[in-house]
RNA sequence: UGAAUCCGCGCGGGAGAGUUCCCGGUCGGCCAUUGCUGCCACUGGGGCGCCGAAGGAGCAAGUCCCUCCCUUGAAUCUCUCAGGCACAGUCACCGCGCGGGCGAG
Numbered sequence: 001u002g003a004a005u006c007c008g009c010g011c012g013g014g015a016g017a018g019u020u021c022c023c024g025g026u027c028g029g030c031c032a033u034u035g036c037u038g039c040c041a042c043u044g045g046g047g048c049g050c051c052g053a054a055g056g057a058g059c060a061a062g063u064c065c066c067u068c069c070c071u072u073g074a075a076u077c078u079c080u081c082a083g084g085c086a087c088a089g090u091c092a093c094c095g096c097g098c099g100g101g102c103g104a105g
Base pairs, nucleotide, nucleotide: 001105006100007099008098009097010096011095012094013093018048020047021046022045023044024043025042026041028040029039030038049085050084051083055081056079057078058077062072
């Protein structure tokens, strides 16, 4: 001087699944027969269905062991506890930049 790996931040890209049903609420809007009756919007809760790319959990080959059990053992695979299912927001992942650490050469 300084690559790769690692960590953090920023920018860009970035998918999936009901804008479903019920109940309540809102000095809200519309209709109008002025009634808490209907419709719309917002909001809280619940039911069923569904999705997986935050997180979480499970496991193969292999590893450990004289042998077996045990140990260890990944995921974008599986499970959906959590989370999510218009818009929105996107936690994985990819690229770029900046900073830090390590330090090959």
Source information: The RNA shown here (Glycine riboswitch aptamer) has 105 nucleotides and comes from Streptomyces poonensis. Model confidence (mean pLDDT): 75 of 100. It matches the Rfam family "Glycine riboswitch aptamer". Its family is annotated with glycine biosynthetic process in the Gene Ontology. Taxonomically the source falls in Streptomyces (Bacteria, Bacillati, Actinomycetes, Kitasatosporales).